[in-house]
Molecule: RNase P RNA; transfer RNA
Organism: Bipolaricaulia bacterium (SeqCode)
RNA sequence: AGAGAGGGUCAGGGAGACGUGCCCGUCCUCGGUCGAGGACGGGUGAGGAAAGUCCGGACUCCACAGGGCAGGCCACUGAGGAAAUCUCAGCGGGGGCGACCUCGGGAAAGUGCCACAGAGAACAGACCGCCGAUGGCGAGCUUCGUCGAAGCUCGAACAGGCAAGGGUGAAACGGCGGUGCAAGAGACCACCAGCGGUCCGGGCGACCGGACCGGCUCGGCAAACCCUGGCCGGAGCAAGGCCGAAUAGGAAGGCGCUCGAGGGUGACCCGCCCGAUGCCUUCGGGUAGGCCGCACAGAUAGAUGUCUCCCCGCGACAGAAUCCGGCUUAUCGACCCUCUCUCGCU
RNA sequence: UGGGAGAUCGUCUAAUGGUAGGACGGCAGGUUCUGGACCUGCUAGUGGAGGUUCGAGUCCUCCUCUCCCAGCCA
Numbered sequence: 001a002g003a004g005a006g007g008g009u010c011a012g013g014g015a016g017a018c019g020u021g022c023c024c025g026u027c028c029u030c031g032g033u034c035g036a037g038g039a040c041g042g043g044u045g046a047g048g049a050a051a052g053u054c055c056g057g058a059c060u061c062c063a064c065a066g067g068g069c070a071g072g073c074c075a076c077u078g079a080g081g082a083a084a085u086c087u088c089a090g091c092g093g094g095g096g097c098g099a100c101c102u103c104g105g106g107a108a109a110g111u112g113c114c115a116c117a118g119a120g121a122a123c124a125g126a127c128c129g130c131c132g133a134u135g136g137c138g139a140g141c142u143u144c145g146u147c148g149a150a151g152c153u154c155g156a157a158c159a160g161g162c163a164a165g166g167g168u169g170a171a172a173c174g175g176c177g178g179u180g181c182a183a184g185a186g187a188c189c190a191c192c193a194g195c196g197g198u199c200c201g202g203g204c205g206a207c208c209g210g211a212c213c214g215g216c217u218c219g220g221c222a223a224a225c226c227c228u229g230g231c232c233g234g235a236g237c238a239a240g241g242c243c244g245a246a247u248a249g250g251a252a253g254g255c256g257c258u259c260g261a262g263g264g265u266g267a268c269c270c271g272c273c274c275g276a277u278g279c280c281u282u283c284g285g286g287u288a289g290g291c292c293g294c295a296c297a298g299a300u301a302g303a304u305g306u307c308u309c310c311c312c313g314c315g316a317c318a319g320a321a322u323c324c325g326g327c328u329u330a331u332c333g334a335c336c337c338u339c340u341c342u343c344g345c346u
Numbered sequence: 347u348g349g350g351a352g353a354u355c356g357u358c359u360a361a362u363g364g365u366a367g368g369a370c371g372g373c374a375g376g377u378u379c380u381g382g383a384c385c386u387g388c389u390a391g392u393g394g395a396g397g398u399u400c401g402a403g404u405c406c407u408c409c410u411c412u413c414c415c416a417g418c419c420a
Base pairs, nucleotide, nucleotide: 001342002341003340004339005338006337007336008335009334010333012311013310014309015308016307017306018305020045021044022043023042024041025040026039027038028037029036030035047317051328052327054326055325056324057323058322059236060235061234062233066270067269068268071232072231073230074229075228076090077089078088079087080086091104092103093102094101095100105227106226110225111224112221113220114219127166128165129162130161131160134159135158137155138154139153140152141151142150143149144148174192175191177189178188179187193217195214196213197212198211199210200209201208202207240292241291242290243289250283251282252281253280254279255278262274263273264272285419286418287417347416348415349414350413351412352411353410356370357369358368359367364400371389372388373387374386375385376384393409394408395407396406397405
């Protein structure tokens, strides 16, 4: 100097004019009061994501929230935290030269899938190929010698043997070097990797390191069904309360009255509770108001706008609607901290 | 604002994780005096991105778009 990785802060600034929501104060008008309207003055007024509504809570309501079934979610270890599927650190697998990024229970509990290609895709398999010792075929030689028999050598490759080599494929039932064999093969041996067992050391732990023994080795997929362990009542401020107004406590049907209709906030069952001039269904009618919830912004067709000037990094994504803790998505730039790699100089 | 569903050619609708088909429509040709009908051929798609897997319309995550629901009285 360049190229990267991880983290943090800010989110145009200033002045003026007009116009805005809320609160406070003063004055005026209406008004019996509560209150309503207007003028002036002062104070105050959107975010890091306010967004998506993916999670967890606070809060509110439901006389079951208790049990079961079903369903949903999580999943290495430790810590943080109210909790979270969140955050941090670590351990192990993978990617990257690296700083770093990403993933995380179980495939010998069972079932299922692995198309096409290929001989064969889970405890399988012979297309090309290798061997052909042994048995058989053919030829030659030797011995005996009557037919013929026995032995030896060679040839081809029938029976048979092989799964080491090649090919197919995303993936082929350990790797390399030897012994052995007719040729081969963990059939056997040594060294590795993996798996299982025992012991020792380090660590809270996930795990790491070492020694010994063993049979040789039993694929991948669980964001396949599933298994194991853990957690989970439901609905949501348009929740839920209070007040007021108007109309038609109208009409019809059904069930029932303690031997229980109907209802009980995802579905089902059990249990439990409410429940009687009662409940449900249909048709029809009225109303769409105000207050609380609700605030150092608190609206309810929903407030921050317009204009001028200056500075400047030239301004993106974008506006609260009950409130917090996270995750995810969008984003113009400016600055700061730490670390990695490459090149050059001293 | 909060909650619940969905997305395959222009339209409707299929597809156990293993070649994205069919019908209507459109275009061209054939047939006919012409049109229609009919026949043949062609055209055209998994809303977008990432992930799991050998392989994704399908399974997982996020984004975009579309549709539905939310008061009171008796």